[in-house]
RNA sequence: GCACCCUUAGCUCAGCUGGUUAGAGCGUUCGAUUCACAUUCGAAAGGUCGAAGGUUCGAAUCCUUCAGGGUGCA
Numbered sequence: 001g002c003a004c005c006c007u008u009a010g011c012u013c014a015g016c017u018g019g020u021u022a023g024a025g026c027g028u029u030c031g032a033u034u035c036a037c038a039u040u041c042g043a044a045a046g047g048u049c050g051a052a053g054g055u056u057c058g059a060a061u062c063c064u065u066c067a068g069g070g071u072g073c074a
Base pairs, nucleotide, nucleotide: 001073002072003071004070005069006068007067010026011025012024013023019057028044029043030042031041032040050066051065052064053063054062
């Protein structure tokens, strides 16, 4: 230098062909249970979906550029 892949909650990830309110597990906080702790159960908080622009009635999803990370080839 070229090609391909990844970027979504504090962490690990799902969301496959665009459609109504963006989710799970773990973690955190609160409550129940217990003499207490653990376990278990219930609830809550937590997201500009990497950035900017474009297409569209509508974008996490499609297109372009950029940034970060990874793999392969030279």

Transfer RNA from an uncultured bacterium, 74 nucleotides, folded computationally. Rfam family: tRNA. The family's RNA type in Rfam is transfer RNA.